[in-house]
RNA sequence: GGGAAGGUGGUCUAGCUUGGUGUGAUUCUAGGUUCGGAACUUAGAGGUCGGGGGUUCAAAUCCCCCCUUUCCCA
Numbered sequence: 001g002g003g004a005a006g007g008u009g010g011u012c013u014a015g016c017u018u019g020g021u022g023u024g025a026u027u028c029u030a031g032g033u034u035c036g037g038a039a040c041u042u043a044g045a046g047g048u049c050g051g052g053g054g055u056u057c058a059a060a061u062c063c064c065c066c067c068u069u070u071c072c073c074a
Stems, first nucleotide, its partner, number of pairs: 001073007010026003020057001027045006050066005
């Protein structure tokens, strides 16, 4: 230099093909249960969906540019 895949709560992850309330686990907080704890259970908190721009009534999703990680080729 050329090519491919990835980036989503503190952590891991689904959703992208087919645009329409962002999924589950874990973590944290509070309650229940217990003599207490663990485990179990209920509720809640936590997301500028890597950054910017465009298209659209509406973008994590489609288009363009950029950043970054990994791999392949040279």
Molecule: transfer RNA
Organism: Promethearchaeota archaeon